RNA sequence: AACCGUUAAGGGCAAACCUACCGAAAGGUAGGGACGCAAAGCCACGGGCCUACGAAGAGGUAACUUCUUCAUGGCAGCCGGGCUGCCGGG
Numbered sequence: 001a002a003c004c005g006u007u008a009a010g011g012g013c014a015a016a017c018c019u020a021c022c023g024a025a026a027g028g029u030a031g032g033g034a035c036g037c038a039a040a041g042c043c044a045c046g047g048g049c050c051u052a053c054g055a056a057g058a059g060g061u062a063a064c065u066u067c068u069u070c071a072u073g074g075c076a077g078c079c080g081g082g083c084u085g086c087c088g089g090g
Base pairs, nucleotide, nucleotide: 003089004088005087012037013036017032018031019030020029021028022027035077041083042082043081045080046079047078048075049074050073054070055069056068057067058066059065060064
């Protein structure tokens, strides 16, 4: 140092759900709360998934409305990759 963590000590994070706020939404932030997590720390680079304000296209007589497509918006607790890291073993 690779690698391993069933165990010990000190600890860490926090799903669902609830409340408030931000957002068009997906989702996020804070508080409560713990299903889980040894990288559930960080990065949207590849794949995947979610959303569609807006844009484009199509339909309907019009106001307007419906449908389809698109990420420039997200998810790091979907997988891979990159960077960093506590304790014990080694």
A computed fold for a 90-nucleotide RNA from Thermosediminibacter litoriperuensis, annotated as c-di-GMP-I riboswitch aptamer. The source organism's lineage runs through Bacteria, Clostridia, Thermosediminibacterales, Thermosediminibacteraceae and Thermosediminibacter. Its mean pLDDT, the model's own confidence on a scale to 100, is 87.